Bacterial small signal recognition particle RNA from Allocoleopsis sp., 97 nucleotides, folded computationally. It matches the Rfam family "Bacterial small signal recognition particle RNA". Rfam links the family to the GO terms SRP-dependent cotranslational protein targeting to membrane, signal sequence recognition and signal recognition particle, plasma membrane targeting. Rfam classes the family as a non-coding RNA gene. NCBI's taxonomy places the organism under Bacteria, Cyanobacteriota, Coleofasciculales, Coleofasciculaceae, Allocoleopsis. The coordinates come from a structure-prediction model, not an experiment, and the mean pLDDT is 76.
[in-house]
RNA sequence: AACCUGGACUCAUGCGAUUGUAACGCUCGAACCUUGUCAGGACCGGAAGGUAGCAGCAAUAAGGGAUGCUUAUGAUAGGCGUGACAUCCGGGCCCAU
Numbered sequence: 001a002a003c004c005u006g007g008a009c010u011c012a013u014g015c016g017a018u019u020g021u022a023a024c025g026c027u028c029g030a031a032c033c034u035u036g037u038c039a040g041g042a043c044c045g046g047a048a049g050g051u052a053g054c055a056g057c058a059a060u061a062a063g064g065g066a067u068g069c070u071u072a073u074g075a076u077a078g079g080c081g082u083g084a085c086a087u088c089c090g091g092g093c094c095c096a097u
Base pairs, nucleotide, nucleotide: 003092004091005090006089007088008087010084011083012082013081014080015079017076018075019074020073021072022071023070024068025067026065027064028063034059035058036057037056042051043050044049
């Protein structure tokens, strides 16, 4: 020097950790300008009955709250695995001196 091989660096990729965002689930949530049911009362009618509808109750909208170790996605000069280009630092083998 050639060959084999280990590690580092760069990139790609996979797993997983941490964390941000979003969705879903849970929960709260509208005097009236949401819905349903509409006590009382009001109106129409000779009557039967009907109409609109406040409060209350229920369900929710916009939005909020704690949370799941659910899902999706992003980040990390942080962990591990695999691969690729060239470079760097070593080892083995062997040749020469």
The sequence is in RNAcentral, with records from ENA.